Predicted 3D model of a 362-nucleotide RNA (Bacterial RNase P class A) from a Gammaproteobacteria bacterium. It matches the Rfam family "Bacterial RNase P class A". Rfam classes the family as a ribozyme.
[in-house]
């Protein structure tokens, strides 16, 4: 000095005038004045998870359906995050994985190629043995082969070496692949040994098959206040069996009904549909939290755990906008609506930390 990898802040700033919005004070019947603070994000965006909260609601099992899918932490969870494992790609610092099971079963692997599964024989190689021809070399039959080639993304474990007619786990030696088993680790796994000639691959992001997870609807949840209507018309189903009573209640079957489906369980006795009528007003859920920020231990990290301190938007058809000068790095992507904790996705530009390669210099 180049060229990268992983991360964190920061997203114009400062003052002047006027305007919106809430809160806290004082004056004031009210409508208001008047002071003093405060006011959109990293992503508010998707609505993709995951929860807190609400309400069905007394809320339990199953069977489909449905989500996840290596191992151990974290968390309020979690398909988020941490850390380690395996395989992959990088020279590398790191990245990337939809990462349980193929020997429980069905299903597919086009085209090409002799054959993609109960395998097989295009080019080839070989004549030992047989049998036929030839003086001979040698040729044809019949037979052997799957070790060369060729086809493809894969060809039936793969490299040597031996042997054979000529090859072939036929035998050997490594390694692959199964079984048992020691050592190290919680654990995925990682090694070392023995034993066997051996069930040909690939893909479950194909149907399965194993584990393991959960009700369900959702702030337009709900709560409370007022007000106003028509206590409105029609229909359909079901209170129908049994026991005990002089009957009613009770009890057990049926029947409906009850926030995913379907069946028991459990409460409940009424439930479903058509027409027509009235109201959408106010107030609350609405911000003090699984909260910020700091210090200190603990931990490889993800977080924890103890002090201290801070209060930082609640709009309601939608509040922060205009105008003026100054300075610079010259403004990118882009406005909360119950509220947190992540994934993603978009981003011009500034500023900083570690750390890896490469060149040159000393």
């Nucleotide at each position: 000095g180049g060229a990268g990898u992983a991360g964190g802040u920061u997203g114009g700033a400062c003052a002047g005038u006027c305007g919106c919005c809430g809160c806290c004070g004082u004056c004031g019947c009210a409508c208001g004045a008047c002071g003093g603070g405060g006011g959109a994000g990293g992503a508010a965006a998707g609505u993709c998870c995951g929860g807190g909260c609400u309400c069905c609601a007394u809320a339990g099992g199953g069977c489909a359906g449905g989500g996840c899918g290596c191992c151990a932490g974290g968390u309020a969870a979690c398909c988020c995050c941490u850390g380690g494992g395996a395989g992959g790609c990088g020279c590398g610092a790191g990245u990337c994985u939809a990462c349980g099971g193929a020997a429980a079963g069905u299903g597919c692997c086009a085209c090409a190629g002799a054959a993609a599964a109960u395998a097989u024989a295009c080019c080839g190689c070989c004549u030992a043995a047989g049998c036929g021809c030839g003086c001979a070399a040698g040729c044809g039959c019949c037979g052997g082969u799957a070790a060369g080639g060729g086809u493809g993304a894969a060809a039936u474990g793969g490299u040597g070496c031996g042997g054979u007619a000529a090859g072939a786990g036929c035998g050997c030696a490594c390694c692959g692949c199964g079984c048992c088993g020691g050592u190290g680790g919680u654990a995925a796994c990682a090694u070392c040994g023995g034993c066997g000639g051996c069930a040909g691959g690939g893909a479950a992001a194909a149907c399965c098959c194993c584990g393991c997870c959960a009700g369900g609807a959702g702030c337009a949840a709900g709560a409370c206040c007022a007000a106003a209507u028509a206590g409105g018309g029609g229909g359909g189903c079901a209170u129908g069996c049994g026991g005990c009573u002089a009957a009613c209640c009770c009890c057990g079957c049926a029947c409906g009904u009850g926030u995913g489906g379907c069946c028991c369980a459990c409460a409940c006795g009424g439930u479903c549909c058509c027409c027509g009528g009235g109201u959408a007003g106010g107030u609350u859920g609405c911000u003090g939290g699984a909260g910020g920020u700091g210090u200190a231990c603990g931990g490889u990290g993800a977080c924890g755990u103890a002090c201290a301190u801070c209060c930082u938007a609640g709009a309601g058809g939608a509040a922060u906008g205009a105008c003026u000068g100054u300075c610079c790095u010259c403004g990118a992507c882009a406005g909360a609506a119950c509220c947190c904790g992540g994934c993603u996705u978009a981003u011009a530009g500034a500023c900083u930390u570690a750390c890896u390669c490469c060149c040159u210099c000393u």